[in-house]
RNA sequence: AGGGGCAUAGUUUAAUGGCAGAAUAGUGGUCUCCAAAACCAUUGAUGGGAGUUCGAUUCUCUCUGCCCCUG
Numbered sequence: 001a002g003g004g005g006c007a008u009a010g011u012u013u014a015a016u017g018g019c020a021g022a023a024u025a026g027u028g029g030u031c032u033c034c035a036a037a038a039c040c041a042u043u044g045a046u047g048g049g050a051g052u053u054c055g056a057u058u059c060u061c062u063c064u065g066c067c068c069c070u071g
Stems, first nucleotide, its partner, number of pairs: 001070007010024004018054001026042005047063005
């Protein structure tokens, strides 16, 4: 330099263009002599920008970061 892939909650990850879900972590509670475990409740997320569309995590372009391949 060229080509390809990935980016969603603190972490690991789902979602065929139509309400963004789960696990774990966090917080509060129940239980316990105390704690752990267990159970209940609850908070929190689509990398930045632009476009297409009635509607975008999803499709297109571009930028950023990471990984792989070619030379």

A computed fold for a 71-nucleotide RNA from a Bacteroidales bacterium, annotated as transfer RNA. It was read from a public genome assembly. Rfam family: tRNA. Rfam links the family to the GO term triplet codon-amino acid adaptor activity. By type it is a transfer RNA. The organism belongs to Bacteroidales, within Bacteria.